[in-house]
RNA sequence: GGCGCCAUAGCUCAGCUGGAUAGAGCAGGAGACUUCUAAGCUCAAGGUCGCAGGUUCGAAUCCUGCUGGCGCUA
Numbered sequence: 001g002g003c004g005c006c007a008u009a010g011c012u013c014a015g016c017u018g019g020a021u022a023g024a025g026c027a028g029g030a031g032a033c034u035u036c037u038a039a040g041c042u043c044a045a046g047g048u049c050g051c052a053g054g055u056u057c058g059a060a061u062c063c064u065g066c067u068g069g070c071g072c073u074a
Base pairs, nucleotide, nucleotide: 001073002072003071004070005069006068007067010026011025012024013023019057029043030042031041050066051065052064053063054062
């Protein structure tokens, strides 16, 4: 240099056959319980879906470019 895969909450990931409000677990917060703590229980919060364009009535999802990571190849 060429090719492929990945990028979604603080962390690990699901969602990628375009559709109604973007989810789970863990962590952190609050409550209840307990003599107190932990565990378990309940609740709430937390996201410009890497960035910029394009297609579409509608994009996390499709297309293009860029950025970062990993791998294969020369």
Molecule: transfer RNA
Organism: Candidatus Saccharimonadota bacterium